[in-house]
Transfer RNA from Coregonus sp. 'balchen', 73 nucleotides, folded computationally. The RNAcentral record of the sequence draws on Rfam. The prediction has a mean pLDDT of 81. It matches the Rfam family "tRNA". Gene Ontology term of the family: triplet codon-amino acid adaptor activity. Taxonomically the source falls in Coregonus (Eukaryota, Bilateria, Euteleostomi, Euteleosteomorpha).
RNA sequence: GCCUGUGUAGCUCAGUAGGUAGAGCAUGGCGUUUGCAACGCCAGGGUUGUGGGUUUGAUUCCCAUGGGGGGCC
Repeated sequence: GCCUGUGUAGCUCAGUAGGUAGAGCAUGGCGUUUGCAACGCCAGGGUUGUGGGUUUGAUUCCCAUGGGGGGCC
């Protein structure tokens, strides 16, 4: 330099053939216990990498850009 795929909560990951985002773990609170753990319930936490375009509406489609991964030269 070229090709390829990836990016969503603190971490690991879903999701939607375009209609306003979820799970598990983690964190906090409560219940239970003499206490701890385990278990149950509840809560908080997201400008869906960034910028633009299409659209009534974009995490989803298109373009550009930069990050990290793999392959080739």